[in-house]
This is a predicted structure of a 689-nucleotide part of an RNA (large-subunit ribosomal RNA, domain II) from a Pseudobdellovibrionaceae bacterium. It matches the Rfam family "Bacterial large subunit ribosomal RNA". The coordinates come from a structure-prediction model, not an experiment, and the mean pLDDT is 85.
Context: one part of a larger RNA
RNA sequence: GUCAGCGAGUUAUGUUUGCAUGCGAGGUUAAGCCGUUGUAGGUGGAGCCGUAGCGAAAGCGAGUCUGAAUAGGGCGUUUAGUAUGCAGGCAUAGACCCGAAACCCGGUGAUCUAAUCAUGGACAGGUUGAAGCGAGGGUAACACCUCGUGGAGGACCGAACUAGUUGAGGUUGAAAACUCUUUGGAUGAUCUGUGAUUAGGGGUGAAAGGCCAAUCAAACUGGGUGAUAGCUGGUUCUCCCCGAAAUAUAUUUAGGUAUAGCGUUGAGUAAAAAGUAUCGUGGAGGUAGAGCACUGAAUGGGCUAGGGGUCUUUACCGGAUUACCAAACCCAAAUAAACUCCGAAUGCCACAGAUAUGUUCCUCAGCAGGCAGACGCAGGGUGAUAAGGUCAUGCGUCAAGAGGGAAAGAGCCCAGACCAACAGCUAAGGUCCCUAAAUACACACUCAGUGGAGAACGUUGUGGAGUUACUUUGACAACUAGGAGGUUGGCUUAGAAGCAGCAAUCCUUUAAAGAAAGCGUAAUAGCUCACUAGUCUAGUGACUCUGCGCGGAAGAUACAACGGGGCUAAGUGUGUUACCGAAGCUUUGGAUUAAGAUAUUUUAUAUUUUAGUGGUAGGGGAGCGUUCUAGUGUAGGAUGAAGAUUGACCGGUAGGACAGUUGGACGAACUAGAAGUGAUCAUGCUGAC
Numbered sequence: 001g002u003c004a005g006c007g008a009g010u011u012a013u014g015u016u017u018g019c020a021u022g023c024g025a026g027g028u029u030a031a032g033c034c035g036u037u038g039u040a041g042g043u044g045g046a047g048c049c050g051u052a053g054c055g056a057a058a059g060c061g062a063g064u065c066u067g068a069a070u071a072g073g074g075c076g077u078u079u080a081g082u083a084u085g086c087a088g089g090c091a092u093a094g095a096c097c098c099g100a101a102a103c104c105c106g107g108u109g110a111u112c113u114a115a116u117c118a119u120g121g122a123c124a125g126g127u128u129g130a131a132g133c134g135a136g137g138g139u140a141a142c143a144c145c146u147c148g149u150g151g152a153g154g155a156c157c158g159a160a161c162u163a164g165u166u167g168a169g170g171u172u173g174a175a176a177a178c179u180c181u182u183u184g185g186a187u188g189a190u191c192u193g194u195g196a197u198u199a200g201g202g203g204u205g206a207a208a209g210g211c212c213a214a215u216c217a218a219a220c221u222g223g224g225u226g227a228u229a230g231c232u233g234g235u236u237c238u239c240c241c242c243g244a245a246a247u248a249u250a251u252u253u254a255g256g257u258a259u260a261g262c263g264u265u266g267a268g269u270a271a272a273a274a275g276u277a278u279c280g281u282g283g284a285g286g287u288a289g290a291g292c293a294c295u296g297a298a299u300g301g302g303c304u305a306g307g308g309g310u311c312u313u314u315a316c317c318g319g320a321u322u323a324c325c326a327a328a329c330c331c332a333a334a335u336a337a338a339c340u341c342c343g344a345a346u347g348c349c350a351c352a353g354a355u356a357u358g359u360u361c362c363u364c365a366g367c368a369g370g371c372a373g374a375c376g377c378a379g380g381g382u383g384a385u386a387a388g389g390u391c392a393u394g395c396g397u398c399a400a401g402a403g404g405g406a407a408a409g410a411g412c413c414c415a416g417a418c419c420a421a422c423a424g425c426u427a428a429g430g431u432c433c434c435u436a437a438a439u440a441c442a443c444a445c446u447c448a449g450u451g452g453a454g455a456a457c458g459u460u461g462u463g464g465a466g467u468u469a470c471u472u473u474g475a476c477a478a479c480u481a482g483g484a485g486g487u488u489g490g491c492u493u494a495g496a497a498g499c500a501g502c503a504a505u506c507c508u509u510u511a512a513a514g515a516a517a518g519c520g521u522a523a524u525a526g527c528u529c530a531c532u533a534g535u536c537u538a539g540u541g542a543c544u545c546u547g548c549g550c551g552g553a554a555g556a557u558a559c560a561a562c563g564g565g566g567c568u569a570a571g572u573g574u575g576u577u578a579c580c581g582a583a584g585c586u587u588u589g590g591a592u593u594a595a596g597a598u599a600u601u602u603u604a605u606a607u608u609u610u611a612g613u614g615g616u617a618g619g620g621g622a623g624c625g626u627u628c629u630a631g632u633g634u635a636g637g638a639u640g641a642a643g644a645u646u647g648a649c650c651g652g653u654a655g656g657a658c659a660g661u662u663g664g665a666c667g668a669a670c671u672a673g674a675a676g677u678g679a680u681c682a683u684g685c686u687g688a689c
Stems, first nucleotide, its partner, number of pairs: 001689006011093013026049003032043003053060002063075004096234002099231001103224006114198009123188001125157003128153001132149006161185003167180003200216001202212003237623006247260005262369001263367006274360001275357005280351004289342001290340002295336002299332004306325002308322005373398006380391003403414003418590004423586003429580003432565003438577001440576006451567001457551003461548010478535005484508003490502002514529001517528003591613010624678001626675006636666001643662005649656002
């Protein structure tokens, strides 16, 4: 890992609701006793519930309590209960099952390891050469020096032994800590054998929370024990009807729970009801917008207090003036969630209103689930007019929704799947091929593969609409010619001559020509321009709005930003007609639910009408199958039971027959009853492979 078997809402007592049955102002027995033995039945009235309540109580009583009260008020008085069974909840118990880490009590452990005690054992070889001693020298005597001897040391090198430093391997290993290499210690605080001691909040520890039998921030084992787990996982057959929520309030509360809202089941009130939808009528309101009349913020101008600067007979008081600041007032143009002289659309409320629907409303009772929501669109808050962000409101979808489209896709678009069909029509979206259907039609645009990502900004790409200027008295462009004189204007400067800079910017001749728009020179010079004439000949220039393009455009393996092929339409815009296209709608047949009608063997069938039949949590209903019990060891069974196995059978499902083979002794169906009653899943348990 696979297969097989096992594996989870039970039981008792109490309580509450529903249904059934008995009796009924009553209902009912418990233990015990008699009895039955396939455990029937009888007895037993103790007790319990009900029939009367009120009060703390004494107590009174259809009343009572409070109270001074014959007042008021509270609770009562109108009668239905009770026993058993079944089913749904709840409570108490382990209470659907498995699961902690822990806590406490009693024991077992020091054959591992820590420390200690007792008694033993081990340390090749080599090196160094302390003290002491001897001899010689030396000293007044010591000291001291030399040579020898000697053999000290938590001394040195290095095997055994011991440790475990580096690197590599190993990592389902040869090994639940190893191997190889390398390395530390190796006469010592050394290593080691055997025996013994210290025990769990305790030991031991050259101290790492280390070690105490592969277990240590409190060992192991048995018990309390089925500890507790608002947490995770799992929870076993079928079909039918309905079908949520992810909100409010509260919470030592936030992933839990309670009550309400939302679901379901049953019962009930009322009937020209109620509820809902649309219309009508009547209301409240201060949002969107708008506005500046208030409040606040804010711009320009005018006028003008006040302040500042300057000047002035500047002591003071004054006066004059001003590229300064500026209240109030006036004009103009604007601003606001916490401004409003105004003010919608929606929405909301009401109605002996109208129309449609017809119990959907409401009340009571049983049972829930749910209180992590997600995205889209709209209008908002927050954030950065960020987020697949976050918060609330309205609507939708998903959640709990399949089908078609968007290449693929919870939340987008279309559309809500009872079943069947080799029938038809459509929606969104599509119709060259992949791929069902137009290589359809008409008129335009685009040349960028734009389409098939991307902004500010740029664009003499191109289409459309318009405004305006010049123009046959000749425009625009091009070519030819001119572009002068006073004058090198003045100042400045080494120089400044149109062209470094400053101020000024005239006049003349002209068809026209700036005291010069650009290049250039040290300064001149030189080349252009503005401006003018000629040649030529018909449009030329500027601007506004707009359609489609172009640049802007850099990403990681490879085209890779149309699903692909490929497309100049098979792209884009407008219009038209066909067709395709879904579980939508229709057609044909069938099933089933609810309400109604008709018929009959009138309580269940048949026929028929209308409306339904997606569904998680969840509520309700109806069934299938397994084991056992009673009828009953009955029908059946060696002319072959159960079980196994094969098969093309039957039923709407769970399932059920029949036949063959195998098997070799049991055993249905039916009617009731009772449960150890149904497994693909719990890192489930056991076994086999």